[in-house]
The prediction has a mean pLDDT of 81. Predicted 3D model of a 595-nucleotide part of an RNA (large-subunit ribosomal RNA, domain I) from a Pseudomonadota bacterium. It matches the Rfam family "Bacterial large subunit ribosomal RNA". Rfam links the family to the GO terms ribosome and structural constituent of ribosome. Lineage of the source: Bacteria > Pseudomonadati > Pseudomonadota.
Context: one part of a larger RNA
RNA sequence: GGUAUACGGUGGAUGUUUUGGCGCCAAGAAGCGACGAAAGACGUGGCGUAGCUGCGAUAAGCUUCGGGGAGCUGCUAAGCAAGCUUUGAUCCGGAGAUCUCUGAAUGGGGAAACCCGUCUGGUUGAAGACCAGUCACGGCCUGUUGAAUUCAUAGACAGUCCGAGCCAACGGAGGGAACUGAAACAUCUAAGUACCUCCAGGAAUAGAAGGAAACCUCGACUUCCCUAGUAGCGGCGAGCGAACGGGAACCAGCCUAAACCGAGCUCUUGGAAGCCUGCAAGCGUUUUGAGCUCGGGGUCAUGAGAGGCGGCAGGCCGCAUUGCAGAGCGGCCGGAGAGUUACAAAGGCUCUUCUUAGUCGAAUCGUGCUGGACAAGCCGAACCGUAGCGGGUGACAGUCCCGUAGACGAAAAGAACGAGCCCUCUCGCUGCAUUUCUCAAGUAGCGCCGGCCACGUGGAAUCCGGCGUGAAUUCGGAGGGACCACCCUCCAAGGCUAAGUAUUCCUUGGCGACCGAUAGCGCACAAGUAGGGCGACUGAAAAAUUAAAAGAACCCCUGUUAGGGGAGUGAAAUAGAACCUGAAACCGUUUACCU
Numbered sequence: 001g002g003u004a005u006a007c008g009g010u011g012g013a014u015g016u017u018u019u020g021g022c023g024c025c026a027a028g029a030a031g032c033g034a035c036g037a038a039a040g041a042c043g044u045g046g047c048g049u050a051g052c053u054g055c056g057a058u059a060a061g062c063u064u065c066g067g068g069g070a071g072c073u074g075c076u077a078a079g080c081a082a083g084c085u086u087u088g089a090u091c092c093g094g095a096g097a098u099c100u101c102u103g104a105a106u107g108g109g110g111a112a113a114c115c116c117g118u119c120u121g122g123u124u125g126a127a128g129a130c131c132a133g134u135c136a137c138g139g140c141c142u143g144u145u146g147a148a149u150u151c152a153u154a155g156a157c158a159g160u161c162c163g164a165g166c167c168a169a170c171g172g173a174g175g176g177a178a179c180u181g182a183a184a185c186a187u188c189u190a191a192g193u194a195c196c197u198c199c200a201g202g203a204a205u206a207g208a209a210g211g212a213a214a215c216c217u218c219g220a221c222u223u224c225c226c227u228a229g230u231a232g233c234g235g236c237g238a239g240c241g242a243a244c245g246g247g248a249a250c251c252a253g254c255c256u257a258a259a260c261c262g263a264g265c266u267c268u269u270g271g272a273a274g275c276c277u278g279c280a281a282g283c284g285u286u287u288u289g290a291g292c293u294c295g296g297g298g299u300c301a302u303g304a305g306a307g308g309c310g311g312c313a314g315g316c317c318g319c320a321u322u323g324c325a326g327a328g329c330g331g332c333c334g335g336a337g338a339g340u341u342a343c344a345a346a347g348g349c350u351c352u353u354c355u356u357a358g359u360c361g362a363a364u365c366g367u368g369c370u371g372g373a374c375a376a377g378c379c380g381a382a383c384c385g386u387a388g389c390g391g392g393u394g395a396c397a398g399u400c401c402c403g404u405a406g407a408c409g410a411a412a413a414g415a416a417c418g419a420g421c422c423c424u425c426u427c428g429c430u431g432c433a434u435u436u437c438u439c440a441a442g443u444a445g446c447g448c449c450g451g452c453c454a455c456g457u458g459g460a461a462u463c464c465g466g467c468g469u470g471a472a473u474u475c476g477g478a479g480g481g482a483c484c485a486c487c488c489u490c491c492a493a494g495g496c497u498a499a500g501u502a503u504u505c506c507u508u509g510g511c512g513a514c515c516g517a518u519a520g521c522g523c524a525c526a527a528g529u530a531g532g533g534c535g536a537c538u539g540a541a542a543a544a545u546u547a548a549a550a551g552a553a554c555c556c557c558u559g560u561u562a563g564g565g566g567a568g569u570g571a572a573a574u575a576g577a578a579c580c581u582g583a584a585a586c587c588g589u590u591u592a593c594c595u
Base pairs, nucleotide, nucleotide: 001594002593003592004591006589007588008587009586015580016544017543020515021514022512023511024510025509026508027507028506029504030503031166032165039102040101041100042056043055044054046080047079050076051075052074062096063095064094065093066092067091071084072083073082107116108115109114117135119133120132121131122130123129137163138162139161141159142158143157144156145155170201171199172198173197174196175195181188185235211218212217222249223248224247225246226245232240233239253496254495255494256440260296261295262294263293264292265291266290267289274283275282276326277325278324279323280322281321301474303439304438305437306436308432309431310430311429312428314333315332316331317330318329319328335427336426337425338424339423347422348421349420350419351418352416353415354414355413356412358408359407360406364381365380366379368378369377382399383398384388390402391401392400445469446468447467448466449465450464451463455481476491477490478489479488480487531538532537551579554566555565556564557563
């Protein structure tokens, strides 16, 4: 020095555990904010108050209404002091009050949490100081003023209301890469992805056919499964990639513009026309045309509507210059129908069911055995069960505790469906003829250039945009993948629309052939902390004594608040706080052997 052995040290693997995480499901909620948000700064406690939590100069809290019922003064974190409490505290829930300073930050400024003001009122004998309020900007509307410039307009001022800013994903829109793949690379791909910006909602978008089909038909949109990796597109490379149709989820349809009628205003025309029809009387800014506003009417593709000519259909009253007759219009009552998400719109009341605290809730014993443990295990004998989910309790508990099944519960605030009432709104139906009128214009189409369509310019339709050009009105227009004919289908150039679908920062409940501390969120612990970086930003490690601190009084060694030896506690101290278990590397000591 090595090998082996035994016992240790070091180290923190492994096992077991779990206050944390991950994923999914259901329900709720899907917003907060000038009534000052989100996020913070600074304060705030009887003791020395560092961090977390709570709160805001009324500062771990104030008032009130409910619940609850014996202790309480939050956590790390024990102690002392002083208090509160059956006249109901602490605690839990509803409502309210207070709520410094910064921050959209909004009186002005500013290097956030600071500085400096205006006006009004108050405290004060007064100046000052202090206290309360007020004063930003943009937009709609209204009002008052008001230039150049007569009217006017711009502008100014005032007032109500609205906006702003934050927020995880989902959504719509405007912009829009590259790495990469093509085994290089340029068309292409990645990809309309990432990312930036704008805007919105609890969902958004889309949506009631100028659709799709194929000579049969379907009948808004959205989402899913097939169709199908098919038809196609493609340096026909890499790759990209439908639809029809079928099956499901869910279902809901409507309102305008125009023609025509009426009213109002402005202009125009005319001195006669006109005033519903017939007769008679009468009227006179009533006539004609255009524009704008409002009301009625009307909304469709076997074309529809207006206008024209007819038929049928409650009561009463009024109207249009008057009287009579006819026809017409309006109001009220009755009848019928409908309604708050579109189709018109605002609420109120009652009932019901929920949410935000809670309440009741069955049934086991043995002085048996073992053990540290008057066990939950074993043995023996019982009971409950609409409850044998789960957790705790000195080891494994249906019957010990919390609970569980089941059954109840709200002074206050809120939500929702349904029902009812109040309330609100609507109400002619139908036939004939097709001669008149209307049916969304710088639109459709076309040319050039682009984009989007699964479709890369291709034979390239359809859809969208820029520039230019530029129709038709039912004897019309569009589509059916160039184009033409026939045929079929459908009515663009206005608008609204629930459900089915997407997502989860958040709340509640539940589940897991999910993890178990190098795992699982970066964080089970003072974690977005410590630390790093000028900064944008980056970013850890770190859980476990015991059933209970019973956390080792006292003595000894020593320079010692280090460490250890006794004593004591405990079932155990090789469980002693560097604390469960305690592997290996590595370091020792003992013994044996080898060289």